[in-house]
Molecule: Bacterial RNase P class A
Organism: Leucobacter sp.
């Protein structure tokens, strides 16, 4: 320097003019009063790193609840943060890179079903298409008992070919030609023991039988986990209207010759009143941010100090213009030819809070810092 890995930051300053929105002042109207309305003023506040997707997990609310299952959905190598999680950090074990470091929906496929395109002769208790060996028979041939060629029978999974996959590799005994048929090692696998490690696992030794093929992201099995709905959860407050009880009961109606009483009743009076719409309430200071210290490899976790001005009602934060700035494309001047100045012209992205929080995931114009890698020059 030049090419690469990895982690964290940032995402325009500043100023005017207009304009939205919520407070708080005043104004001006209505009101007896509290208080309520305004196309009125003036004043401070007013998006994000993802505010987004609404994919996880939570906190909160309200219902349901003795435990445990069923059913359904989720997770899945180990330890460890965390409220918690499918999120995070360390490592482990495959894979991949020269490396710094990347990549893994990582449990069982020696529980049972099940699937497997093309190509292939055969693909799931395996297959004879070529090929290699025996033998029969027929033709030819000649150096006369051998060999070519067709066909028929039977052997072979060594060699060719096909495929993502064809029942371990090499050597070598055996064989008519072969084969874990049989020995050596080497792999890989199942049991057992030592040594390290909290653990997943590594190394090391012994023994077995000669080999066990993928897919669980088809159902399946194990092993942990999780009531159910969601701020339109939920609560309060007036007033209306619908019914609901109670109280009193007209000279009403009905039993009744009549009186007693009994039942029913209009009207008034009182109390309860579900959902909608209407005010507030939940509502934003939080598992919140930085700083420093201490504890841990790290995620994180203590302890100090300090800082935190949308919050609405289907929902405001915009838009011009200066000055600067950063990025690209000419252009001039200047020199020590690469650089400085100076002026033009274009660009600054992606997206908008709506109970709150911790996580993914995706979009994003550009910038900024650190650590490592690998090659190359130079003290």
């Nucleotide at each position: 320097a030049u090419g690469g890995g990895c982690c964290g930051c940032u995402g325009g300053a500043c100023g005017g003019u207009c304009g939205c929105g919520u407070c708080g002042c005043g104004g001006u109207g209505c009101u007896c009063a509290g208080g309520c309305a305004c196309a009125c003023g003036c004043g401070c506040c007013g998006a994000g790193g993802a505010a987004c997707g609404u994919c996880c997990g939570g906190g909160c609310u309200g219902c349901g609840c003795a435990g445990a299952g069923c059913a359904g959905g989720g997770c899945g190598g180990u330890g460890g943060g965390u409220a918690a999680c499918a999120c995070c950090c360390a490592c482990c074990c495959g894979g991949g890179g020269a490396g710094a470091c990347c990549c893994g929906c990582g449990a069982g496929a020696a529980a049972g079903c099940g699937c497997a395109a093309c190509a292939g002769a055969g693909a799931g208790c395996a297959g004879a298409c070529c090929g290699c060996c025996c033998g029969g028979u027929g033709c030819g041939g000649c150096a006369c008992g051998c060999c070519g060629c067709a066909u028929c029978g039977a052997g072979u999974g060594a060699g060719g070919g096909u495929g993502a996959a064809a029942g371990g590799g090499u050597g070598g005994u055996g064989u008519a030609a072969g084969a874990g048929a049989c020995c050596a090692c080497c792999g890989g696998c199942g049991c057992c023991c030592g040594u390290g490690g909290c653990g997943a696992c590594a190394c090391g030794g012994g023994c077995g039988g000669c080999c066990a093929g993928g897919c669980a992201a088809g159902c399946c099995u194990c092993g942990c986990c999780c009531g159910c709905a969601g701020c339109a959860a939920g609560g309060c407050c007036a007033g209306a209207c619908a019914g609901a009880g109670g109280a009193u009961g007209a000279c009403g109606a009905c039993g009744c010759u009549g009186c007693u009483c009994g039942c029913c009743g209009a009207g008034u009076c009182c109390u309860c009143g579900g959902g909608u719409g209407g005010g507030c309430c939940g509502c934003u200071a939080g598992a919140g941010g930085g700083u420093g210290u201490c504890g841990g490899c790290a995620a994180c976790g203590g302890c100090a100090c300090u800082c935190c001005g949308a919050g609405a009602g289907a929902g405001a934060u915009g838009a011009c213009c200066g000055u600067c700035c950063c990025c690209g494309c000419g252009g001039a001047u200047c020199c020590c030819c690469g650089g400085a100045u100076c002026g033009g012209c274009g660009g600054g992205a992606c997206a908008g809070a709506a109970c709150c929080c911790g996580g993914c995931g995706u979009a994003c114009a550009g910038g900024c810092g650190g650590c490592c890698c690998a090659u190359u020059c130079u003290c």